RNA sequence: CUCUGAUAAGGGCAAACCGGAUGAAAGUCCGGGACGCAAAGUCAUCGGUCUAAAGGGCUUCGGCCCAAUGACGGCAGGACUGCCAGA
Numbered sequence: 001c002u003c004u005g006a007u008a009a010g011g012g013c014a015a016a017c018c019g020g021a022u023g024a025a026a027g028u029c030c031g032g033g034a035c036g037c038a039a040a041g042u043c044a045u046c047g048g049u050c051u052a053a054a055g056g057g058c059u060u061c062g063g064c065c066c067a068a069u070g071a072c073g074g075c076a077g078g079a080c081u082g083c084c085a086g087a
Stems, first nucleotide, its partner, number of pairs: 002087004012037002017032006035074001041080003047075001048072003055066004
């Protein structure tokens, strides 16, 4: 330096759920909590998924449809970085 791996050591992160905050929502943040994760570290101009406020169309005026510029990296691809062990 490259590849492989989580068994050993030191550790790390934190699902669901609960409380608070924020947002139209999806979701995000903080605290608790641990389902799990060898990158569950970072990145949203690739794919996919979620939401639909604004906007547009329709309406029996109840709503319905389209639609990201919003969101998801713990959906997957990709890029960058990283502890340990073995080769």

This is a predicted structure of an 87-nucleotide RNA (c-di-GMP-I riboswitch aptamer) from Duganella sp. CF458. The coordinates come from a structure-prediction model, not an experiment, and the mean pLDDT is 83.